[in-house]
The RNA shown here (Fluoride riboswitch aptamer (crcB RNA motif)) has 63 nucleotides and comes from Geothrix paludis.
RNA sequence: GCUGACGCUGGCGAUGGCGUCCGCCCCAUAACCGCCAAAACGGCUGAUGACGCCUGUGGAUCC
Numbered sequence: 001g002c003u004g005a006c007g008c009u010g011g012c013g014a015u016g017g018c019g020u021c022c023g024c025c026c027c028a029u030a031a032c033c034g035c036c037a038a039a040a041c042g043g044c045u046g047a048u049g050a051c052g053c054c055u056g057u058g059g060a061u062c063c
Base pairs, nucleotide, nucleotide: 010025011024012023013022016054017053018052019051020050021049034044035043036042
């Protein structure tokens, strides 16, 4: 370094991935599941809970 076997491994924070930090829930009957509109088959913002990077998307400008 590779391969095999066995044992162990919580979840969540409105749309993706990784890292760090923070918060919430407690075996699920929980945490969580955006906003406007009386309502609607109507309208609107954002890929974050926060930060950094990546991907996608939107707007403006320049080449």
The organism belongs to Geothrix, within Bacteria.